[in-house]
The prediction has a mean pLDDT of 78. This is a predicted structure of a 358-nucleotide RNA (Bacterial RNase P class A) from Thermatribacter velox. Of the family's consensus pairs, 98% are formed in the model. Its Rfam family is "Bacterial RNase P class A". Rfam links the family to the GO terms dimeric ribonuclease P complex, ribonuclease P activity and tRNA processing. Lineage of the source: Bacteria > Pseudomonadati > Atribacterales > Thermatribacteraceae > Thermatribacter.

RNA sequence: GAGGUAAACCGGGCAACCGCGGGAGGAAAAACCCUCCUGAGGAAAGUCCGAGCUCCAUAGAGCAGGGUACUGGGUAACGCCCAGUGGGGGUAACCCCAGGAAAGUGCCACAGAGAACAUACCGCCUCCACCUGGAGGCAAGGGUGAAAAGGUGGGGUAAGAGCCCACCGGACGUCGGGUGACCGGCGUGCCUGGCAAACCCUACCCGGAGCAAGGCCAAAUAGGAAGGGAUGAGGCUGCUCGCUGACCUUCGGGUUGGCCGCUUGAGGAAGCGGGUAACCGCUUCCCCAGAUAGAUGGUUGCCAUUCCUUCCCUAAGGGGAAGGAAUACAGAACUCGGCUUACAGGUUUACCUUCCCA
Numbered sequence: 001g002a003g004g005u006a007a008a009c010c011g012g013g014c015a016a017c018c019g020c021g022g023g024a025g026g027a028a029a030a031a032c033c034c035u036c037c038u039g040a041g042g043a044a045a046g047u048c049c050g051a052g053c054u055c056c057a058u059a060g061a062g063c064a065g066g067g068u069a070c071u072g073g074g075u076a077a078c079g080c081c082c083a084g085u086g087g088g089g090g091u092a093a094c095c096c097c098a099g100g101a102a103a104g105u106g107c108c109a110c111a112g113a114g115a116a117c118a119u120a121c122c123g124c125c126u127c128c129a130c131c132u133g134g135a136g137g138c139a140a141g142g143g144u145g146a147a148a149a150g151g152u153g154g155g156g157u158a159a160g161a162g163c164c165c166a167c168c169g170g171a172c173g174u175c176g177g178g179u180g181a182c183c184g185g186c187g188u189g190c191c192u193g194g195c196a197a198a199c200c201c202u203a204c205c206c207g208g209a210g211c212a213a214g215g216c217c218a219a220a221u222a223g224g225a226a227g228g229g230a231u232g233a234g235g236c237u238g239c240u241c242g243c244u245g246a247c248c249u250u251c252g253g254g255u256u257g258g259c260c261g262c263u264u265g266a267g268g269a270a271g272c273g274g275g276u277a278a279c280c281g282c283u284u285c286c287c288c289a290g291a292u293a294g295a296u297g298g299u300u301g302c303c304a305u306u307c308c309u310u311c312c313c314u315a316a317g318g319g320g321a322a323g324g325a326a327u328a329c330a331g332a333a334c335u336c337g338g339c340u341u342a343c344a345g346g347u348u349u350a351c352c353u354u355c356c357c358a
Base pairs, nucleotide, nucleotide: 001354002353003352004351005350006349007348008347009346010345012303013302014301015300016299017298018297020039021038022037023036024035025034026033041329045340046339048338049337050336051335052334053210054209055208056207060241061240062239063238065206066205067204068203069202070084071083072082073081074080085098086097087096088095089094099201100200104199105198106195107194108193121142122141123138124137125136126135127134128133150168151167152166153165154164155163169190171188172187173186174185175184176183177182214260215259216258217257224251225250226249227248228247234244235243236242267286268285269284270283271282272281273280274279304327305326306325307324308323309322310321311320312319313318
């Protein structure tokens, strides 16, 4: 220099004018006006997980149902994060995957002899017959298939075969290491293919509804009609139990305004300490949108970045000037922790591979 891997961050700036939401002040209530302060994001998004909070029993029992799935840790919690283990991919940095097939049931298309209590199409070997056939042995070789009953090599044999041996793989036993997933050594052996995103089994977790939760005030008013209800309506979960205990459902009519919840919170920043890390502890400081049809914007100028065109300079690499274009994805709505997805352009850090120079 080129290519790559992992992660962090920015995501336009300044000025003028016009405009909007919230708060404070202008001695006092309302309106208006004036001044000052403040006013979107890394994803505010998808609403996919996990919680806080509120109501329904102080959130209860069983069945059904749903979710998660290597190990250890972090956390309020998680399907998230960190560290590790095993397997796979990559030259590497690094990335991806993860319970059980020896509890049981089931499935494995087509092809193929045979798809799981193995089997024999071609073939190999032996014997009989001697022209092509028959009987027996074998599963090494060929063939089929996504997958063929351990792999490679040697011995052995009529030909073969874990039949025997070495290495590898796997199973079981045992010893050692590790909190554990698991790893290593030794011994005996080669019996048992795949699918759990098929049913299923094992372990753990899960009550429902959601800020239109929920509460208060004001306004409105037939105190209307029909049906049901303490022989239990309705609610709490799909069912059963259990709990609660007076209204419920439908039709018609009216009001369809305000306040609380609402933003101080598992909050942010800095320093110190613990931990490999995720994260945790202590001290100090800070207050950082709260709209309700929904404010956070628009115009102009200059600058910045990138690209294009023209011109100039330079031996070249390159540099300069003028003009033009582009500057993303997207926008709070009770609040947090995550994940996922979208994103013009740009910056930084660490590491890997390769080339060149010293």